[in-house]
RNA sequence: GCCGCCGUAGCUCAGUGGUAGAGCACUUCCAUGGUAAGGAAGGGGUCACCGGUUCAAUCCCGGUCGGCGGCU
Numbered sequence: 001g002c003c004g005c006c007g008u009a010g011c012u013c014a015g016u017g018g019u020a021g022a023g024c025a026c027u028u029c030c031a032u033g034g035u036a037a038g039g040a041a042g043g044g045g046u047c048a049c050c051g052g053u054u055c056a057a058u059c060c061c062g063g064u065c066g067g068c069g070g071c072u
Base pairs, nucleotide, nucleotide: 001071002070003069004068005067006066007065010024011023012022013021018055026042027041028040029039030038048064049063050062051061052060
């Protein structure tokens, strides 16, 4: 230098055009003599960034940045 994959909640990851989800973690409550385990409810996201396509973009297209891998 070229090519590919990835970037979504604090962490690990789903979701591939139609209002963004799970597990763990966190908060409150239940329960206990108390703790852990358990049960119920809740908070938390500019979907890396900038443009484009579309009635509508996390999703499609172009570019930028970052991570990983391959080739030279």